[in-house]
C1' cells in the first nucleotide's frame, strides 16, 4: 500500500428500515442475627465520528477514525 471482517450500557452480547435486548456488574427494598444466596424494583446507551438515501437508519450508501486477519 491492497482486500476482507469487526466497532451497541462499566464488561460480554442480541437486534432483516418502525419506541435499543439480555447476562454479569452497580444502586434500592424484602428475606437473614450478619454476610452470602434468593426474590422484587431501579439507574446507566448521542448504537465509533461526519455526511447521504428515506416519512422513518444501530440496520442501507460514501468518507474518516480505531482494532483484527490475509496479501504485497
Nucleotide at each position: 500500500g491492497a482486500g476482507c471482517c469487526c466497532g451497541u450500557a462499566g464488561u460480554u452480547u442480541a437486534g432483516c428500515g418502525g419506541u435499543a435486548u439480555a447476562a454479569c456488574g452497580c444502586c434500592u427494598c424484602g428475606u437473614u442475627g450478619a454476610c452470602g444466596u434468593c426474590g422484587a424494583g431501579g439507574a446507566g446507551g448521542u448504537c465509533g465520528c461526519c455526511a447521504g438515501u428515506u416519512c422513518g437508519a444501530a440496520u442501507c450508501u460514501g468518507g474518516c477514525c480505531g482494532g483484527g486477519c490475509u496479501c504485497a